[in-house]
RNA sequence: GUUUGACAAAGCCAAACCAGGAGCGAUUCUGGGACGGAAAGCUAUAGGGUCUCACUGAGACAGCCAGUUGCCUAA
Numbered sequence: 001g002u003u004u005g006a007c008a009a010a011g012c013c014a015a016a017c018c019a020g021g022a023g024c025g026a027u028u029c030u031g032g033g034a035c036g037g038a039a040a041g042c043u044a045u046a047g048g049g050u051c052u053c054a055c056u057g058a059g060a061c062a063g064c065c066a067g068u069u070g071c072c073u074a075a
C1' cells in the first nucleotide's frame, strides 16, 4: 500500500418506542432505550434520490446512493 471484518482486544455510534423542548411541516435537541452499524466519522456546496412547507421560493434527510478522511485486526 491492497484486500478482509472474526465466535479476538480496546473503544464508538444508536433505529423503533417513551418523556420533555423547538418547528406550519419534513425533521430536530435533551434524557431513557437498543433495531442495527466496520465508517451509523465528516460533507446537504459540487452529484443523484427521498421528503416538507407560509411553494417564482425556502427548508429536511449523511441510518438511501454518493464524495472524503480514518482506528483496530487478519492475510
Base pairs, nucleotide, nucleotide: 002075003074005072012037013036017032018031019030020029021028022027035063041068042067043066047065048064049061050060051059052058053057